[in-house]
Context: one part of a larger RNA
RNA sequence: UGACGGGGACCCGCACAAGCAGCGGAGCAUGUGGUUUAAUUCGACGCAACGCGAAGAACCUUACCAAGACUUGACAUCGUACGCUAUCUGUGGAAACAUGGAGUUUCCCUUCGGGGAACGUGCAGACAGGUGGUGCAUGGUUGUCGUCAGCUCGUGUCGUGAGAUGUUCGGUUAAGUCCGGCAACGAGCGCAACCCUUGUAUCCAGUUGCCAAUAUUAAGUUAGGAACUCUGGAUAGACUGCCGUGGUAAACACGGAGGAAGGUGGGGAUGACGUCAAAUCAUCAUGCCCCUUACGUCUUGGGCCACACACGUGCUACAAUGGGCGCUACAAAGAGUCGCUAGACGGUAACGUUAAGCUAAUCUCAAAAAAGCGUUCUCAGUUCGGAUUGUGGGCUGCAACCCGCCCACAUGAAGUCGGAGUUGCUAGUAAUCCCGAAUCAGCAUGUCGGGGUGAAUGCGUUCCCGGGUCUUGU
Numbered sequence: 001u002g003a004c005g006g007g008g009a010c011c012c013g014c015a016c017a018a019g020c021a022g023c024g025g026a027g028c029a030u031g032u033g034g035u036u037u038a039a040u041u042c043g044a045c046g047c048a049a050c051g052c053g054a055a056g057a058a059c060c061u062u063a064c065c066a067a068g069a070c071u072u073g074a075c076a077u078c079g080u081a082c083g084c085u086a087u088c089u090g091u092g093g094a095a096a097c098a099u100g101g102a103g104u105u106u107c108c109c110u111u112c113g114g115g116g117a118a119c120g121u122g123c124a125g126a127c128a129g130g131u132g133g134u135g136c137a138u139g140g141u142u143g144u145c146g147u148c149a150g151c152u153c154g155u156g157u158c159g160u161g162a163g164a165u166g167u168u169c170g171g172u173u174a175a176g177u178c179c180g181g182c183a184a185c186g187a188g189c190g191c192a193a194c195c196c197u198u199g200u201a202u203c204c205a206g207u208u209g210c211c212a213a214u215a216u217u218a219a220g221u222u223a224g225g226a227a228c229u230c231u232g233g234a235u236a237g238a239c240u241g242c243c244g245u246g247g248u249a250a251a252c253a254c255g256g257a258g259g260a261a262g263g264u265g266g267g268g269a270u271g272a273c274g275u276c277a278a279a280u281c282a283u284c285a286u287g288c289c290c291c292u293u294a295c296g297u298c299u300u301g302g303g304c305c306a307c308a309c310a311c312g313u314g315c316u317a318c319a320a321u322g323g324g325c326g327c328u329a330c331a332a333a334g335a336g337u338c339g340c341u342a343g344a345c346g347g348u349a350a351c352g353u354u355a356a357g358c359u360a361a362u363c364u365c366a367a368a369a370a371a372g373c374g375u376u377c378u379c380a381g382u383u384c385g386g387a388u389u390g391u392g393g394g395c396u397g398c399a400a401c402c403c404g405c406c407c408a409c410a411u412g413a414a415g416u417c418g419g420a421g422u423u424g425c426u427a428g429u430a431a432u433c434c435c436g437a438a439u440c441a442g443c444a445u446g447u448c449g450g451g452g453u454g455a456a457u458g459c460g461u462u463c464c465c466g467g468g469u470c471u472u473g474u
Stems, first nucleotide, its partner, number of pairs: 003474003007471007015461002019425005026316008034307002042053002064302007073127001077126002079123005087102006106117004129291002132289003138285002140280003143276001145274001150189006156165003169180003195268004200236007210225002214223002239262001242256005318418001322377006334365003339358002343354004384415001389410007431453007
């Protein structure tokens, strides 16, 4: 100087408290450990690993295993020789591949002799190749403390020096935010603001969007309209600006007015100096080491999906604030031509057939669901719950046995609200209800977005956890 203390003072945070909904019990999904296995590829391990890398393992992916093959190689550059490539087809084979047959002659220049380029094959070696090791040799990237308010520098001053001062102190703030004081005076990285989005208004622009008035229609359908909604560009608006009280004529705090919005309006992006030899050599790059007829490469099949068990994260429930049936409203944000697919027809349905529109404010996905109205069930392992299993079908795809999703009928398990313990959340939040997208041939209870309905509680800071400042002991 730090770090630490079951030392002290002050302060903050869904940290506790006050509440609401969960997890921990059940079934299933998914990840992990363990075990098993020829292989169950590898990495991630308190918070900060465990629906994580993986925005999608049937083949491929794929790195693992078994078997069959190759050795200048699947890929790059260079030499040399020969030739064409393409395509069809026989045999062996699981394929890779091997071996035959048919067949053809790419492009440019041309003095028509040929030359060059691309491609293929053979030969030779320089080399290729490695998801092999080391994240404790590294770059880059990332997590975390933490969006916490801190971390430093120049000059000056003090100290023999390490260092101190500034940055401490009194107030104040979300903030080292600002004010006052002070041997300090200034400055930098952070804070804040500038950026995006949302909430209000005005102006400009009206098609594919809109419809108040006038006609018209089954229908904003058409004529028309430019008001409204909306779209998307510009501008305004909020600054403690105004008033009052307190305060040091301060910073600021509290109350009020006006206002769509009030004291950072809500949300996002943005992450200082550093910490953890934190994570990643399997995104990529890279030093060194190692393999080189194999630790490289190709192929088929299998595995990553195993299952006594243990843990994490979720989904669905245990019901009447509910289940079933019928009728009937109201979104936002997205995606679409190798695509989204209306309508019609067939099918109980998944879906199929046919077929219009749309490169999209035009057409389609598309039905929003919870809600509302009516009816039924009457507290039961049930008209709750849907696991499991059987049968029959549909779709994608060379191919659904290992190992996909969906539909119908049948089957109808556990489960009656969950021990110790533990998680999230302070408002359009929690809870609850649907919708969309990426990945993607197919496959979503995951992830990332969107809107609908919409609470309760917060006395307070003694205690638990984490953090900040000063001080004290070591």